A computed fold for an 85-nucleotide RNA from Paenisporosarcina quisquiliarum, annotated as c-di-GMP-I-GGC riboswitch aptamer. Its mean pLDDT, the model's own confidence on a scale to 100, is 84. It matches the Rfam family "c-di-GMP-I-GGC riboswitch aptamer". The family is grouped with related families in Rfam's "c-di-GMP_I riboswitch clan". The organism belongs to Paenisporosarcina, within Bacteria.
RNA sequence: UUCGAAAAAGGCAAAUUUAUCGAAAGAUGAAGACGCAAAGUUACAGACCUAAGGCAUUGAAGCUAUGGUGGCUGGACUGCCGAAG
Repeated sequence: UUCGAAAAAGGCAAAUUUAUCGAAAGAUGAAGACGCAAAGUUACAGACCUAAGGCAUUGAAGCUAUGGUGGCUGGACUGCCGAAG
């Protein structure tokens, strides 16, 4: 530098249940493992979710992120083990 077939030291933890927070999406802790070689970090670009507030309306439907998702994709930063060079 490239790669992840096998091995090993280990790591993370989907659904679901439960407690707390939140308007919601969702987050965090505990239990739990579907999976993951960056399932480590980051909302920068795209994508997606929500709509409290705001806008609109006779009212509602509706529009909107300043709220979220990094386990949706790309980018950026960092890193364990092993193999090959």